[in-house]
c-di-GMP-I riboswitch aptamer from an Actinomycetota bacterium, 78 nucleotides, folded computationally. The model forms 100% of the base pairs in the Rfam consensus. Its mean pLDDT, the model's own confidence on a scale to 100, is 87.
RNA sequence: UGCCGAGAACGGCGACCCGGUCGUGAGGCCGGUCAGCAACGCCCACGGGCCUGCACUGCAGGCGGCCGGGCUACCGAA
Repeated sequence: UGCCGAGAACGGCGACCCGGUCGUGAGGCCGGUCAGCAACGCCCACGGGCCUGCACUGCAGGCGGCCGGGCUACCGAA
C1' cells in the first nucleotide's frame, strides 16, 4: 500500500416519527429524535428496480438508506 473488518480506539452519519419549509407529486432541505450503518460519504454519466407528473405507451422527474457498479475516506486486531 492492497485485501479485509474486531469482541479495539477516536469519532462520524442519522431511519421511523414530530415541527417548519420548498415542490403538482414522488420527494428535497432545516431542527428535534435515534432504529440502525464499516462507507447509511459522493455519483442516476452506466445497467437494473421501485415511485411520481403529464401523456397514452412516450416524455419529464424522484429514490444512492432498493441493488449492481464507479470514486474517495478514519482506525489497524486476525